[in-house]
RNA sequence: AAAGGGUGUGCGGGAGAGAUCGCCAAGCGACGCCGAUGGAGCAAUUCCCCAGAAUCUCUCAGGCAAAAGGACCGCAUAGCUGGA
Numbered sequence: 001a002a003a004g005g006g007u008g009u010g011c012g013g014g015a016g017a018g019a020u021c022g023c024c025a026a027g028c029g030a031c032g033c034c035g036a037u038g039g040a041g042c043a044a045u046u047c048c049c050c051a052g053a054a055u056c057u058c059u060c061a062g063g064c065a066a067a068a069g070g071a072c073c074g075c076a077u078a079g080c081u082g083g084a
Base pairs, nucleotide, nucleotide: 004081005080007078008077009076010075011074012073013072018031020030021029022028023027032064033063034062037061038060039058040057041056045051
């Protein structure tokens, strides 16, 4: 001290579903929906047990104009690991 692998930060892109109804400022409630935040569940892996993933499933929280958030992707940067 490289490649590779992870984490944080900044910027940019970023979907879905009623701006329905009632009270009616923000919001709260009802019904209807969404799934790419959080959470939960499961396959193969096979003696059994434990472990066991997801953008798959569930929809508890959350969301359904704008704003905010947002998995994931790109660029930049800081350090961790690594040790050519």

Glycine riboswitch aptamer from Sinorhizobium kostiense, 84 nucleotides, folded computationally. The prediction has a mean pLDDT of 78. NCBI's taxonomy places the organism under Bacteria, Pseudomonadati, Pseudomonadota, Rhizobiaceae, Sinorhizobium. The sequence was found by an Rfam model in a public genome assembly.